About this RNA
A computed fold for a 75-nucleotide RNA from Candidatus Woesebacteria bacterium GW2011_GWA1_38_8, annotated as transfer RNA.
RNA sequence: GCACGGGUGGCAGAGUGGCCAAAUGCAUCGGUCUGUAGAACCGAAAAAUCACAGGUUCGAAUCCUGUCCCGUGCA
Numbered sequence: 001g002c003a004c005g006g007g008u009g010g011c012a013g014a015g016u017g018g019c020c021a022a023a024u025g026c027a028u029c030g031g032u033c034u035g036u037a038g039a040a041c042c043g044a045a046a047a048a049u050c051a052c053a054g055g056u057u058c059g060a061a062u063c064c065u066g067u068c069c070c071g072u073g074c075a
Stems, first nucleotide, its partner, number of pairs: 001074007010026003018058001028044005051067005
């Protein structure tokens, strides 16, 4: 340089045009249990407008273009 995949809460990760201010797990907080803690179980709250910019559309995390970053392969 070329091709492909990816960037979404504190972390991982689902989503494939409207049901989404966005599942789930971990983490956090409270409770049960325990001598204490952990594990297990029950419950709760907060937190992402989705890498950045532009475009398409009545409507974009999702489609299109460009840029940035990460990974894989090729040269």
Annotation
It was read from a public genome assembly. It matches the Rfam family "tRNA".